[in-house]
């Protein structure tokens, strides 16, 4: 310098032929069980989907610059 993968809850991740409220494990908080603690069981909290523009009635998904990271090439 070139070319590719990957960025989604603090954390590990699903979700792509674009379409209804952005999930799910895992953490915290609350209840409930127990003498208690853990486990189970219910409800809750946590996101502008890496950033900007574009294209569409509608983008997390397409398209383009850009940032990070990790491969590969010179």
């Nucleotide at each position: 310098c070139c070319u590719g993968a990957u960025g989604u809850a603090a954390c590990u991740c699903a979700g792509u032929u674009g379409g209804u409220u952005a999930g799910a494990g895992a953490u915290c908080c609350c209840g409930u069980c127990u003498g208690a603690u853990a486990c189970g069981c219910g409800g809750g909290a946590a996101g502008u989907c890496g950033g900007a523009a574009g294209u569409u009635c509608g983008a997390a998904u397409c398209u383009u610059c850009c940032c990070a990271u990790c491969a590969g090439g010179a």
Overview:
A computed fold for a 74-nucleotide RNA from a Lachnospiraceae bacterium, annotated as transfer RNA. Lineage of the source: Bacteria > Bacillota > Clostridia > Lachnospirales > Lachnospiraceae. Its mean pLDDT, the model's own confidence on a scale to 100, is 80. Its Rfam family is "tRNA". From the family's description: Transfer RNA (tRNA) molecules are approximately 80 nucleotides in length.